[in-house]
RNA sequence: AAAUCAGCUUUCUAGGGUUCCGCCGCUGCACGCGUCGACGUUUCAGCGGGGCAGGUCCGAGAGAAAGCGUACAGAUGCUCAUCUGUAUACACGGAGGGACAAAAGCCCGGGAGGU
Repeated sequence: AAAUCAGCUUUCUAGGGUUCCGCCGCUGCACGCGUCGACGUUUCAGCGGGGCAGGUCCGAGAGAAAGCGUACAGAUGCUCAUCUGUAUACACGGAGGGACAAAAGCCCGGGAGGU
C1' cells in the first nucleotide's frame, strides 16, 4: 500500500420530522341549545401551528432481543440428513449531499478522516 472477511431478516428502542389522525389558535354557512337582544356554545368546514405531550409513519455498521445462516466439535442414521454444544470478535468518526410528506443515529457510509 492492497485484497478478502467482519452475514441476513423480524420486532423494539435511542432518535426524527409533520403526509394522515388527534390537539391548539383564528375564521365561517347552516341547524340545534342557552338568551329580551347582543352574544355564547355543540357539530361541521376552511386556514395556520411540530419551541403541539401524542397515535399513524421513518428509524440505527458502531443500540437491544429473537430467528435463520455460517464455522468448529460430538452423536445418530435409511449415506446424506438430523440433533446437541460452542463461537459469530472489534468498532472514534465530520462536513456535505439524497429520498419519502418531511426530518433523523435512515442512505451515500465499517465512507472522508483519525487511532

Guanidine-I riboswitch aptamer from Alkalicoccus chagannorensis DSM 18086, 115 nucleotides, folded computationally. The sequence was found by an Rfam model in a public genome assembly. Model confidence (mean pLDDT): 81 of 100.